[in-house]
RNA sequence: GCGGAGGGCUGGAUGAUCGCGGGGUCGCAAGGUCUCGAGGAAAGUCCGGACUCCCGUUGGCAAGGGUGCCGGGUAACGCCCGGCGGGGGUAACCCCAGGGAAAGCGCCACAGAGAAGAGACUGCCCUUGCCGCGAACGGAGGUUCGCCUUCGCAAGCGUCAAGGGUAACGGUGAAACGGUGGGGUAAAAGCCCACCGCGGGACUGGCAACAGGACCGGCACGGCAAGCCCCACCCGGAGCAACGCCAAAUAGGGGCCUCGCGGCAGGACUGGUCCCGGAAACGGGAUACCGCUCGCCAGGGACGCCAACGCCCGAGAGGCCCGGGUUGGCAGCUUGACCGCCGUGGUGACACGGUUGGCAGAGGAAUGGUCAUCCAGCCCCGGAUCACGGUCCGGGGGGGACAGAAUCCGGCUUACAGGCUCUCCGCGCAU
Numbered sequence: 001g002c003g004g005a006g007g008g009c010u011g012g013a014u015g016a017u018c019g020c021g022g023g024g025u026c027g028c029a030a031g032g033u034c035u036c037g038a039g040g041a042a043a044g045u046c047c048g049g050a051c052u053c054c055c056g057u058u059g060g061c062a063a064g065g066g067u068g069c070c071g072g073g074u075a076a077c078g079c080c081c082g083g084c085g086g087g088g089g090u091a092a093c094c095c096c097a098g099g100g101a102a103a104g105c106g107c108c109a110c111a112g113a114g115a116a117g118a119g120a121c122u123g124c125c126c127u128u129g130c131c132g133c134g135a136a137c138g139g140a141g142g143u144u145c146g147c148c149u150u151c152g153c154a155a156g157c158g159u160c161a162a163g164g165g166u167a168a169c170g171g172u173g174a175a176a177c178g179g180u181g182g183g184g185u186a187a188a189a190g191c192c193c194a195c196c197g198c199g200g201g202a203c204u205g206g207c208a209a210c211a212g213g214a215c216c217g218g219c220a221c222g223g224c225a226a227g228c229c230c231c232a233c234c235c236g237g238a239g240c241a242a243c244g245c246c247a248a249a250u251a252g253g254g255g256c257c258u259c260g261c262g263g264c265a266g267g268a269c270u271g272g273u274c275c276c277g278g279a280a281a282c283g284g285g286a287u288a289c290c291g292c293u294c295g296c297c298a299g300g301g302a303c304g305c306c307a308a309c310g311c312c313c314g315a316g317a318g319g320c321c322c323g324g325g326u327u328g329g330c331a332g333c334u335u336g337a338c339c340g341c342c343g344u345g346g347u348g349a350c351a352c353g354g355u356u357g358g359c360a361g362a363g364g365a366a367u368g369g370u371c372a373u374c375c376a377g378c379c380c381c382g383g384a385u386c387a388c389g390g391u392c393c394g395g396g397g398g399g400g401a402c403a404g405a406a407u408c409c410g411g412c413u414u415a416c417a418g419g420c421u422c423u424c425c426g427c428g429c430a431u
Stems, first nucleotide, its partner, number of pairs: 001427010012374007020037007039402001043413002046411005051239004056309006064235005069083005084098001085096004099230002104228002106224003121170001123166007131158003137152006178196006198217003203212003244330003253322007262297003265293002270291003273286005299313003338358002340355006375400001378397008
């Protein structure tokens, strides 16, 4: 200097003017004054919570869903940190839906002989048979003595056919039932051997996942579980339009269904009834026969099911459908598992302690509009320097990304012009 990788911060500045919302304060009020006022993602609504209500509470079960190596962090998580294993990359670093394929089911198109305990396409080897060629040897004949002709026999070679052995070589494919080398065989094969690989594994290191590994073994039945499934662990449901309060209005509306409407006790409340007194009103007493009920039980109800306790009803409870009214106001509403700084501990996520200052709360939805100046990336021109990559100076042009809170937090994911900065890897060069 170039290329690459991993982090942090920021994401225009200044002035003038007009206009907004919250809070404090002054004022009868109008209004004045001071102060505060969108994000790193406010987005997606994907996770986890706080908070509110429902299920009464607790426990168990089913259904459904989630996570998936180990250890740690956290209120918690599917998040974060540190490791392990696997993959990519020269490396820094990045990625992984990372338990189980010997519990079972299922899939692997096409090609190929054959795709999981499969398979013979091209081939290799052996035996037999037919046909062809045929060394060597023997017989006969000829001879120019080099050999030639013919017959017989026959090792071996080739074509075809049948039978048997084989899966090493080649081909197909994403993948072919271990790889390389040697021995062995008729030809071959873990058939045998060495090494690798695979399975088991004493022992060692580590909290662990795992790593190493003496020794032993068969020399061997692939992949997919982000296919169903099995295993381990975890999980109630809705949501601030939650949930409350006030005011107002309507139709105390209509229809249907299910279960039940029973027993005990009681003169404590209270009538009917009966007795006594009384003209009457009324007073006193009796009675559980009918009403009555401070009570008890059976029974019923509310969560998907069950159990226990609790609650409601005990003469009512629950469910479904249709229709009508209300759309107003207040509150929830912003001080938090909060941000920043310092110290201690820790590889780190983070934890503990201390401390200054600060903090949007709208309610159809506020923080904006206009003008002027400066300025970053970027482009053009000129000059200087130069390791020819670049750097500096001057002039002109130019104009700035993604994007708006709505109960509040912790994460993840997605979008993002530009600027500043730290660390690491590789290459080249100079001193």
Molecule: Bacterial RNase P class A
Organism: Rhodobacterales bacterium 32-66-7